[in-house]
RNA sequence: GGUUGCGUAGUUUAGUGGUUAUAACGCUGCAUUCACACUGCAGAGGUCGUGGGUUCGAUCCCCACCGCGGCCU
Numbered sequence: 001g002g003u004u005g006c007g008u009a010g011u012u013u014a015g016u017g018g019u020u021a022u023a024a025c026g027c028u029g030c031a032u033u034c035a036c037a038c039u040g041c042a043g044a045g046g047u048c049g050u051g052g053g054u055u056c057g058a059u060c061c062c063c064a065c066c067g068c069g070g071c072c073u
Base pairs, nucleotide, nucleotide: 001072002071003070004069005068006067007066010025011024012023018056027043028042029041030040031039049065050064051063052062053061
């Protein structure tokens, strides 16, 4: 340099066009305990990598860029 895959919560992730984006672990509060842990209940936490485009509507489709990885040279 060419080609290809991936980027969603603190971490790992589901969601392949349809109007409030999902779960687990972690975190906070409450209950329980002398206390801790476990367990149960509730809650916070996301500009879906960035910017354009297509569409009535985009996490999803298209283009460029950024980052990470694989392959070829």

A computed fold for a 73-nucleotide RNA from an archaeon, annotated as transfer RNA. The coordinates come from a structure-prediction model, not an experiment, and the mean pLDDT is 83. The RNAcentral record of the sequence draws on ENA. Rfam family: tRNA. By type it is a transfer RNA. About the family: Transfer RNA (tRNA) molecules are approximately 80 nucleotides in length.